Source information: Predicted 3D model of a 99-nucleotide RNA (c-di-GMP-I-GGC riboswitch aptamer) from Jeotgalibacillus sp. S-D1. It was read from a public genome assembly, where an Rfam model found it. Its mean pLDDT, the model's own confidence on a scale to 100, is 86. The model forms 100% of the base pairs in the Rfam consensus. Its Rfam family is "c-di-GMP-I-GGC riboswitch aptamer". Its family is annotated with cyclic-di-GMP binding in the Gene Ontology.
[in-house]
RNA sequence: CCAGAUAAAGGCAAACCAAUUGAAAAAUUGGGACGCAAAGCUACGGGUCUAAGGCAUAGAGAUAAAAAGAUAGAUGCUAAGAUGGCUGAGCCGCCUGAG
Numbered sequence: 001c002c003a004g005a006u007a008a009a010g011g012c013a014a015a016c017c018a019a020u021u022g023a024a025a026a027a028u029u030g031g032g033a034c035g036c037a038a039a040g041c042u043a044c045g046g047g048u049c050u051a052a053g054g055c056a057u058a059g060a061g062a063u064a065a066a067a068a069g070a071u072a073g074a075u076g077c078u079a080a081g082a083u084g085g086c087u088g089a090g091c092c093g094c095c096u097g098a099g
Base pairs, nucleotide, nucleotide: 001099002097003096004095011036012035016031017030018029019028020027021026034085040091041090042089044088045087046086047083048082049081050080053078054077055076056075057074
């Protein structure tokens, strides 16, 4: 430099369960192992997920009635957030040598 073996040493830990945080996606800790040769780190590009908040659309019931307007809830989009175990890219690194 290259490669990652039905090998060796060591490592990480999905789903699920519990607790905590959050509006949610999800995260953290403990248990637990589906897997992983970067399943180490970073949300810069693409993807996916969430949408308390914001905007838009139509819009009840109630307000004595009517009218008008607004609201609840609904639908869509989205600031923003999440995901590095979706991926491109960047940064860093252990062991081994079947080379």